[in-house]
RNA sequence: UUAGAGUUUGAUCCUGGCUCAAGACGAACUCUGGCGGCAUGCCUAACACAUGCAAGUCGAACGAAGCUCCAAUUCCUGCGCCUUCGGGCAAGGGAAGCGGAUGACUUAGUGGCGAACGGGUGAGUAACGCGAGAGCAACCUGCCUUUCAGAGGGGGACAACACUGGGAAACCGGUGCUAAUACCGCAUGAAGUACAGACGAGGCAUCUUGACUGUACCAAAGAUUUAUCGCUGAAAGAUGGGCUCACGUCUGAUUAGCUAGAUGGUGGGGUAACGGCCCACCAUGGCUUCGAUCAGUAGCCGGACUGAGAGGUUGAACGGCCACAUUGGGACUGAGAUACGGCCCAGACUCCUACGGGAGGCAGCAGUGGGGAAUAUUGGUCAAUGGGGGAAACCCUGAACCAGCAAUGCCGCGUGAAGGAAGAAGGUUUUCGGAUUGUAAACUUCUUUUAUGAGGGACGAAGUAUUGACGGUACCUCAUGAAUAAGCCACGGCUAACUACGUGCCAGCAGCCGCGGUAAUACGUAGGUGGCAAGCGUUGUCCGGAUUUACUGGGUGUAAAGGGCGCGUAGGCGGGAGUAUAAGUCAGGUGUGAAAUCUAUGGGCUCAACCCAUAAACUGCACUUGAAACUGUAUUUCUUGAGUGAUGGAGAGGCAGGCGGAAUUCCUAGUGUAGCGGUGAAAUGCGUAGAUAUUAGGAGGAACACCAGUGGCGAAGGCGGCCUGCUGGACAUUAACUGACGCUGAGGCGCGAAAGCGUGGGGAGCAAACAGGAUUAGAUACCCUGGUAGUCCACGCCGUAAACGAUGAAUACUAGGUGUGGGGGGACUGACCCCUUCCGUGCCGGAGUUAACACAAUAAGUAUUCCACCUGGGGAGUACGGUCGCAAGGCUGAAACUCAAAGGAAUUGACGGGGGCCCGCACAAGCAGUGGAUUAUGUGAUUUAAUUCGAAGCAACGCGAAGAACCUUACCAGGGCUUGACAUCCAACUAACGAAGCAGAGAUGCAUUAGGUGCCCUUCGGGGAAAGUUGAGGCAGGUGGUGCAUGGUUGUCGUCAGCUCGUGUCGUGAGAUGUUGGGUUAAGUCCCGCAACGAGCGCAACCCCUACGGUUAGUUGCUACGCAAGAGCACUCUAGCCGGACUGCCGUUGACAAAACGGAGGAAGGUGGGGAUGACGUCAAAUCAUCAUGCCCCUUACGUUCCGGGCUACACACGUACUACAAUGGCGUAAACAAAGGGAAGCGAAUUCGCGAGGAGGAGCCAACCCCAUAAAAGACGCCCCAGUUCGGACUGCAGGCUGCAACCCGCCUGCACGAAGUUGGAAUUGCUAGUAAUCGCGGAUCAGAAUGCCGCGGUGAAUACGUUCCCGGGCUUUGCACACACCGCCCGUCA
Repeated sequence: UUAGAGUUUGAUCCUGGCUCAAGACGAACUCUGGCGGCAUGCCUAACACAUGCAAGUCGAACGAAGCUCCAAUUCCUGCGCCUUCGGGCAAGGGAAGCGGAUGACUUAGUGGCGAACGGGUGAGUAACGCGAGAGCAACCUGCCUUUCAGAGGGGGACAACACUGGGAAACCGGUGCUAAUACCGCAUGAAGUACAGACGAGGCAUCUUGACUGUACCAAAGAUUUAUCGCUGAAAGAUGGGCUCACGUCUGAUUAGCUAGAUGGUGGGGUAACGGCCCACCAUGGCUUCGAUCAGUAGCCGGACUGAGAGGUUGAACGGCCACAUUGGGACUGAGAUACGGCCCAGACUCCUACGGGAGGCAGCAGUGGGGAAUAUUGGUCAAUGGGGGAAACCCUGAACCAGCAAUGCCGCGUGAAGGAAGAAGGUUUUCGGAUUGUAAACUUCUUUUAUGAGGGACGAAGUAUUGACGGUACCUCAUGAAUAAGCCACGGCUAACUACGUGCCAGCAGCCGCGGUAAUACGUAGGUGGCAAGCGUUGUCCGGAUUUACUGGGUGUAAAGGGCGCGUAGGCGGGAGUAUAAGUCAGGUGUGAAAUCUAUGGGCUCAACCCAUAAACUGCACUUGAAACUGUAUUUCUUGAGUGAUGGAGAGGCAGGCGGAAUUCCUAGUGUAGCGGUGAAAUGCGUAGAUAUUAGGAGGAACACCAGUGGCGAAGGCGGCCUGCUGGACAUUAACUGACGCUGAGGCGCGAAAGCGUGGGGAGCAAACAGGAUUAGAUACCCUGGUAGUCCACGCCGUAAACGAUGAAUACUAGGUGUGGGGGGACUGACCCCUUCCGUGCCGGAGUUAACACAAUAAGUAUUCCACCUGGGGAGUACGGUCGCAAGGCUGAAACUCAAAGGAAUUGACGGGGGCCCGCACAAGCAGUGGAUUAUGUGAUUUAAUUCGAAGCAACGCGAAGAACCUUACCAGGGCUUGACAUCCAACUAACGAAGCAGAGAUGCAUUAGGUGCCCUUCGGGGAAAGUUGAGGCAGGUGGUGCAUGGUUGUCGUCAGCUCGUGUCGUGAGAUGUUGGGUUAAGUCCCGCAACGAGCGCAACCCCUACGGUUAGUUGCUACGCAAGAGCACUCUAGCCGGACUGCCGUUGACAAAACGGAGGAAGGUGGGGAUGACGUCAAAUCAUCAUGCCCCUUACGUUCCGGGCUACACACGUACUACAAUGGCGUAAACAAAGGGAAGCGAAUUCGCGAGGAGGAGCCAACCCCAUAAAAGACGCCCCAGUUCGGACUGCAGGCUGCAACCCGCCUGCACGAAGUUGGAAUUGCUAGUAAUCGCGGAUCAGAAUGCCGCGGUGAAUACGUUCCCGGGCUUUGCACACACCGCCCGUCA
C1' cells in the first nucleotide's frame, strides 16, 4: 500500500466481451472571460523561402592608404582698427598643400587566432548508435597549468599597390615594385625519433622500462617600452576526443537458411592508433531456431505519465550522447571537420543575364507562402551569465537576459462582508389552501483585495569611481467609490441534482443500457436544483479500472482451449551417501550509478506554483574478500527408480499359409401349377417360353450364428470359425546381474477407421450414382422393385473423424464398500469355501474439488516435472502466401467490416403429432334435432340524406333492446333559441297561475287582457320564505374522443381443484421442501408415510326450494253434516317449529387406516334432487352509450327545441328460432285432470248482441275470498286412406274489430276467399344420463297497442352408457427444449 458499477436471463449462478466513473497532455474545438506570478507554444511539409540580423577580432605581426596635429606657403572670408574711401593691417574661420610628427583614429590586403564552440532539427539509423560496466602493453590532444632548455646568422618571393587586358556581371589574366610573428636554406641541439650493440628490472603472448655507446635527422619571431606578451624543442598534468569488448536494446517465421573481402593466416600498404581498413598469396571458413538473413517501424538515455506494486505507454520543454544541414559523392585546410551561415563535382529547384555565362541553400532568430484541427514579434539590450579576438581599452555575440502575443498548463487572488420577514413585487407551480425562488433582493451599517488617480521607489552592480535592456517595473503610502469583474455543463440508471409546458417513433437525444407512437423527471423551452469555476464541456491519445496475456496473478470434461496415437533428437527436470570446487546463491567491502527530476527536512519570493541548500534514494553494474546448506560441476560409492536374467501361466495382439460348415445367389436336372414378390395400402418387377415352392448335383465370392460376458488383448486406429509357422507386448514369482542407465519431449520419423485416388485381379450378397413404382401441393427424400462404382485381394497414395473418457504423459500421497478377468501366498483332508497380495476392468460412495452438473485411488482431490492449446460472437478454419498430395484435398492461417452480446450449468413456467395416472354428454351407446323449405328475428355486405351507436372464435349474431307508428332517438333534412331545455350565485321587478282569438307544419309569435289573488311576522309603512319574469357574468350542456389513462360492474377458463403464506430445513443462488410418495375421493376429500410443523383463500358444511313424518295454528282453505246457514278441524291444504341420513348398523375387501362393495332398516343411502355461492389469477377480454371519472375537444354549437323522415331499405351470405312435410297424423263431436302467477288509469263475472275479433253491461275483487281462467296433449266416438292430400299454411284480395292525437311509410286480431315452398334434408354439426330428453298446454315481466323472443309453471313421459383406444377440454406427475410476447413461439433459405 490494492474500492467498483451498468449490460446476455422470466429469474439465477458462472464464463466472457463491451461500456463508464480516476489521472495525464506541447493538444484542438464550442460557449464564456477580471487580475497577477511561474512555465510552455509547427506534434503536420527534413515543404519552398522575400527582407534584416545570427562570427568575428587583432594596427602591440606587416607594407600601404586615409584621417588628425604641427609648421612653411597659397587662396577665400573679414570681429575690429585705420583710411587719401581706392584700400591697408588684421584676431578668428574655411579650403588646398611640400615636408615632418603624433596616435586616443579608420582599414581593403598579407599574417595570427577563432570560425569543428554556441544555436537548430530528428530525415536517416535496429547499429558498439545508445545505456551500463570494463579495457587500450594499440592512440591523439590547439589554447591552459607546471618543469627543463633555447632563440645565432642569412636568403629569395607573393598580395596589396602602379600600369594594362578580357567580361553584362561574377570575376579572371599579363607586366613591374614591396614588408612581416608569411616562406626557405645554414649553424647549434638531447632528455626526441630511427637503427645497431651489450647490461639490469618488470609484465600479459605480441612486449614494457632504466642506465650506456655509436650513427643519422630535425628548431625558433618578434612586438611594445621596460611591466610584460609572444616564439622553438622536450617532459608531465588537465581537458577534449579516437578505438575495442562479455551484457541490455521494437514487431513479423505467411522472412529459414545467409555470406566471396565473405572467415582466418603470412607478407606488405595505410592510419594518431588496432584491425580485411586496403592489397598479393594461401586455407575454407564464419553466422544461424538462444532466431541469422530479409521486411516493417523507430533517434537512444536521464527522465515523464499512469499504476498498490510488478508493469504498461512515452522520449515536447531541461540535461547527456548520436546523426543530419536542398539530395548524393569527394577531399582540402587544420590540434580538431570529411565542416549548417567553407571548397569541388553531379542532380533537382529558384533567381540574374547582354544567352556567352553566373548566383543561392532559415532543420540559426524574427518573418512569408503552403500544409493543417492547430502553435507567437520581421521587438529591446549586451546591464548580468557565458563565448571569440585583443596586452588592454574595446569590438562581436537573434547564445543569453528581457519585453510582446496566446486561459496552452500549474498556482494564487477577486467579483464584496454583517444585519435584514410584510417571508415585498415579479417568475414558476398548485389539490387554489399554498409552496418555491428566498435573507435572495430592497433597506441599514461596514470594508477596499482588485481597479483608477497621486506621491515615494528598489535588490539584481561584482569592483574605488563609472555602468540597468527589464523599468519609473516590483514594492510602500494616500485618495475615490460596492464601486470595474460569472460563466459553463448536467439533472432516467450508472451519477450529485425534478417539475411544468410544447412535440407525438415526428423533431430529436445517446458513453453503455436505451428514451420518443397524446399525460416524456431521457427530445425542445422555462422555473428550480446539483457540480465545477475564469473557466466549463466535447473530441483525440496514453495508463488505470482489466486478475481481459495472469512473473506477482488465469485457465483447457460440458463455457474458448489436450496434439488421433507412439518412438525419439535438442532442450527442460531428475533417487540415497561421501569428498572437492565455488558458476548460481548468501554476506561484507571498494568503485561507479553526471547534474536536474522524485522523496524527506530546512530556507527564499506576503502564501502557493516556482526557486535554493542539505540528506536520502537511484532497487543497477563491475571488482574484491568470505560462507558452503541448497542447485550446478568433478569424483567415489549404494540399490529402492529403470533395465537384464531365470521360472510360469492368460489373451479376438500382429503377419503369412492351409482347412471347415451353415446361409444367400447363380447354373443343370426332376416334381409341380398359377401365381410369386412387396407394402400402411399399392404399383413397378418376376411368372404358362412354367416362376414362387420343393428335391438332387454343381459353381463362385464374402462373412464367420451359438459360445459372447460394462469379458480379453493392443499405444491409438482396431482385433472374433479352426489348425500350423514366425513374431511384439503386458503380468506374476524369484532376487542372480548392471548401478540412476530415469521422466517429458519443440522440430523429426513412424502408425493411423471409413470414404476417396492409381495399377492389376476378383465380384455371391449389400449398395452411393442412376432408372422405374408409390407417397405428396410438389418429393431431385423417407417406402418398394432393380442397379453401377465401391465393399474383397495385392502393391502404392491420401492423413482426416463426435480419431470421445469431448478428460496429454509420468511419479508420489489421500476413508471405505461391492462385482468381475489373470497370477501368487496362507489355512484346510479338499479342486469348493475363507483370509491375504499384485496387475487389469466396472459400479456405489466419504473428505476434498467444482459455476453447477458432476469427479471421487482408473480424480476433475493434494503436490512436482515436461509438452500441447485458449483469450468475445460473426466474418472463417475463409482469403492470400508457403508447403504436402496424381487429384479430391490436407497442414500452416489473417484482415477489412459488423454485433453487444455469443455461451455453460441449473431453476420456474409454457409447449411437444413424448410417457404415466385421472376426470368431463369429451368420445362411444342412444333419443331428438340443426344444416334443405316458408316465415320470424339478429348480424354481415350493399344501398341511403340517414339507414344512430356498441357487441366479433369458443366467451358477437331472438346480444345491450323486459317490447323503434309519434315519444323513445342518440341518426338525417328543414324551421327556431343562445346564460340557454336543466343546476347555483347576484341585481331589479312581480304574487303565482291563466284562457278565448289570429298566423304558422309545429316550436313559436302577435294581440287582448277576461278570470284570479296563497304562507309567516308586523310598529300596517313593510319585511321574510318559496315561486315567477327580466338582465349581466361566473357558468350550464355534450349518447363528442380515448375501455390502450381509470373506478365500478360483467364474461371466460371453471364450480376446474387448485392458489399461497409464516417459521424451520436444503441449495452460492434463482428456488426447493411443505403441496411430492402409497392408497382413496366429486374434491389439496380423508388416511398412512415423510425435514417438515402449522396457517390462510378455495372444496365441503352452514342458507333457500323440494321429497317423509311429528307438533302447533287454523280463514278466505277442507267436510266423516242430503242442501244452505251454522258447526267442527279427523283428512286435503296452508306456514311456523322440530325430527330424519351419520357409511350410524351387519358382512366382505383393504394396511388393524381412510375408504370401497353388498345388505338390512327406511319416505329418502352414501354430496338424496335442484338453486344461490365463482380461490390466486389469465385474456391491455367487454362496457367512457347504465353510472362515475382524468385528460383532450365543441361553446349563436358537436348544446337545446319543433315537425317530417330514418333505425322496418334489400341482388345476396350467416346465426338463432317458429311451423311443417303428415295416419304415433289431420278434422269433427261429446267430455276429464294442473301448477305457478297477475290484477286499481287494473282484472273484469253473470246476462246479452255479433259466425268471429269484439261490443253493450258493470256484479265482485286492493285478492287462499272476486276475476284473468274453458288447461292442452292423453282418453271415447266418427270421418279421411297415403295424395302435394280434409297434410302444410306462406302470400294475396275483400270485409271487419281493437289500441292510440295518429296504424300510408310502420301495429295486432277476426271472417270469407286464395292455397306457395315443402314428401324428413349434402359435407358438416348441436343438446341431453331421469321425472332428464322428447312432447303438451298455462302464466308473467316489458307494455296504450304490438312475441315464433325471454323468464317461469305444471301434464304425459322414454332409450342408452360395453368401455376410456381415439377427437375436444381440463387436473397431477415425469421427460425433452435453442420457447419466456411463452408453439398463433423460435428460426432457416430464396426473392422483393
The RNA shown here (small-subunit ribosomal RNA) has 1392 nucleotides and comes from an uncultured bacterium.
The sequence is in RNAcentral, with records from Greengenes.
Its mean pLDDT, the model's own confidence on a scale to 100, is 83.
It matches the Rfam family "Bacterial small subunit ribosomal RNA". Its family is annotated with ribosome and structural constituent of ribosome in the Gene Ontology.